[in-house]
RNA sequence: GACUCGGACUCUUGCGAUCUUAACGCCCAAACCUUGUCAGGACCGGAAGGUAGCAGCAAUACGGGAUGCUUAAGAUAGGCGAGAAAUCCGAGUCUUC
Numbered sequence: 001g002a003c004u005c006g007g008a009c010u011c012u013u014g015c016g017a018u019c020u021u022a023a024c025g026c027c028c029a030a031a032c033c034u035u036g037u038c039a040g041g042a043c044c045g046g047a048a049g050g051u052a053g054c055a056g057c058a059a060u061a062c063g064g065g066a067u068g069c070u071u072a073a074g075a076u077a078g079g080c081g082a083g084a085a086a087u088c089c090g091a092g093u094c095u096u097c
Stems, first nucleotide, its partner, number of pairs: 001094008010084006017076007024068001026065003034059004042051003
């Protein structure tokens, strides 16, 4: 000096943990200005019947709540695995002085 191997560093990437956000599922959730059904009552009609519609009930919306170890995205001290160039450290072999 060359070659080979191993390790460190840098970067990339996979798994996984934690955190944040969103979606979905669950629950709550509208006196009236959401929907449906509308007791009672009101109105129209000679009658049959019809109209609007409060309360109640149901559903749902704005919104909110606990949670899932669901899905997606992002971040990170740090854990494990893989890959890549150069540099550094160590070992071995060969060659030269």